[in-house]
RNA sequence: CGAGUCAGUCAAGCAAUUGCUCUUUCACCAGAAAGAGAGGAAAGUCCGGGCUCCAUAGGGUAAAGCGCCAGAUAACAUCUGGGAGGUGUGAACCUACGGAAAGUGCCACAGAAAAUAUACCGCUUUGUACGAGAUGCAAAGUAAGGGUGAAAUGGUGCGGUAAGAGCGCACCGCGUAACUGGUAACAGUUGCGGCAUGGUAAACCCCGCUUGGAGUAAGGCCAAAUAGGAACUCUAUAGUGUGAUCCGCACUGAGUUUGGGUAGGCUGCAUGAGGUGUUUGGCGACAGACAUCCUAGAUAAAUAAUUGCUCUCGACAGAACCCGGCUUAUCGACUGACUUGUAUU
Numbered sequence: 001c002g003a004g005u006c007a008g009u010c011a012a013g014c015a016a017u018u019g020c021u022c023u024u025u026c027a028c029c030a031g032a033a034a035g036a037g038a039g040g041a042a043a044g045u046c047c048g049g050g051c052u053c054c055a056u057a058g059g060g061u062a063a064a065g066c067g068c069c070a071g072a073u074a075a076c077a078u079c080u081g082g083g084a085g086g087u088g089u090g091a092a093c094c095u096a097c098g099g100a101a102a103g104u105g106c107c108a109c110a111g112a113a114a115a116u117a118u119a120c121c122g123c124u125u126u127g128u129a130c131g132a133g134a135u136g137c138a139a140a141g142u143a144a145g146g147g148u149g150a151a152a153u154g155g156u157g158c159g160g161u162a163a164g165a166g167c168g169c170a171c172c173g174c175g176u177a178a179c180u181g182g183u184a185a186c187a188g189u190u191g192c193g194g195c196a197u198g199g200u201a202a203a204c205c206c207c208g209c210u211u212g213g214a215g216u217a218a219g220g221c222c223a224a225a226u227a228g229g230a231a232c233u234c235u236a237u238a239g240u241g242u243g244a245u246c247c248g249c250a251c252u253g254a255g256u257u258u259g260g261g262u263a264g265g266c267u268g269c270a271u272g273a274g275g276u277g278u279u280u281g282g283c284g285a286c287a288g289a290c291a292u293c294c295u296a297g298a299u300a301a302a303u304a305a306u307u308g309c310u311c312u313c314g315a316c317a318g319a320a321c322c323c324g325g326c327u328u329a330u331c332g333a334c335u336g337a338c339u340u341g342u343a344u345u
Stems, first nucleotide, its partner, number of pairs: 001341010012310007020037007039316001043327002046325005051215004058247004063211005068082005083097001084095004098206002103204002105200003120146002122142008154172006173195001174193008219267004229258006238252004274293008
């Protein structure tokens, strides 16, 4: 100097004038003053909760979610640390990571053969045709070599054999016992065993753990209005009760069609699992203590318009109950740590 990995910050700025919304104070008839006024994703509605109601309210089945270990958290499919497997020279990154010996299913084509599977080409021995060899046929043995395939039934080497084969041996792999380290997942050491019958559960399934529902148009208060309308069905052995179904519990009506009247206001509504700073504990996520701050609350929907200057010339993009995450979109600018290439010393 170049290339990369991980983490973090900002989100055009400043000034003037006019205008919009909320809070507080003074006035209370207008109004005046002060303060505040969209995001890193507000988006998607994908998870989890807080809160409100059903409601006095339980158990089972089904269903759904998660799936290595240990933690954090209000909780989670989130996050942190570790283990195993994998990618990369590396910094780092990824994982739908329980069980295939409970059962069922699937593995196209090719290939002899793809699960209680095999001999296509071959190799060896014997017999026979032939003088021998080569070659052909028959019988027996074989799966080391070759071929097909994503995958061929442990791998490499040595010995042995008629030719071979864990047939035997060494190492690796696999299974298992003990010990050591670790909270654990796991890792290591030593011994024993020739040990074999693959893969797939992001196929059905089995196992373990967790799980009521609806939703701010939830819900609460005040006001207004008529027709306490009419017809029909079931009705206590029945019906209703905020996902399905059974049992239980509670209550006594439940539902369909048609017709008429009213429909405004207040609240929920922002002081929180809150922010910031310092410090303590922890590898960390995070937790505690002290101090300090109040940072939008509209309801047809508020933060805009004009002018001037600066510059890195501005993308994606607007709250509607709140919060913790995940995912997606995105113009640029800056900071830190680490890895690597080249050159020089």

Annotation
Predicted 3D model of a 345-nucleotide RNA (Bacterial RNase P class A) from a Gammaproteobacteria bacterium. Rfam family: Bacterial RNase P class A. Rfam describes the family as follows. Ribonuclease P (RNase P) is a ubiquitous endoribonuclease, found in archaea, bacteria and eukarya as well as chloroplasts and mitochondria. Its mean pLDDT, the model's own confidence on a scale to 100, is 77.